The prediction has a mean pLDDT of 78. Predicted 3D model of a 139-nucleotide RNA (SAM riboswitch aptamer (S box leader)) from Streptomyces zagrosensis. The sequence is in RNAcentral, with records from Rfam.
RNA sequence: CGCUCAUCCAGAGGGGCAGAGGGAUACGGCCCGUUGAAGCCCCGGCAACCCUCCAGCCGGUUUCUCGCUCCGCGAGGCUCCCGGUGGGGAAGGUGCCAAUUCCGUCUCGUGGCGAAAUGCGUCGCGGGGAAGAUGAGGA
Repeated sequence: CGCUCAUCCAGAGGGGCAGAGGGAUACGGCCCGUUGAAGCCCCGGCAACCCUCCAGCCGGUUUCUCGCUCCGCGAGGCUCCCGGUGGGGAAGGUGCCAAUUCCGUCUCGUGGCGAAAUGCGUCGCGGGGAAGAUGAGGA
C1' cells in the first nucleotide's frame, strides 16, 4: 500500500508511573472504568504464524528393476528432496492476555410472536459479504 494467502466462538494478568476515559471508525445497543480508563515501563503468562523435531501415510520429483503392442505406457522398490496430513518443542522474530473481532449495520435463507396475509413491526437462528486485526509473503 483499495496487493496475495491463512486465521479470528479456544487460551493467557500482576506491579509501578499516570489520572479520565476505553471497547478500530460512524450510528445504535451493551459493557469496562476513581475498588483507577487510555498511554508508558517492569515482570509473568498464552498461543504456535514464522522457526524447529519425529514417525507413519498420501501426492510429486529423481533414480532403479520388471513387463508390454517398446515415440511411450504400465507395475513395483530404495534413498534424498519438495508439498500435504498427524503428533511434539518453544531458544529466537512477531502477536496476544474482559466480553466471538463485545453485538448489530449490507445481502441470502429461515423460525417464533403481533392480527389471516407473500406486506409491516418485533425477537431470534444459519450462510455469505464488507470493514478491521494478526501473521507470512509480494510490489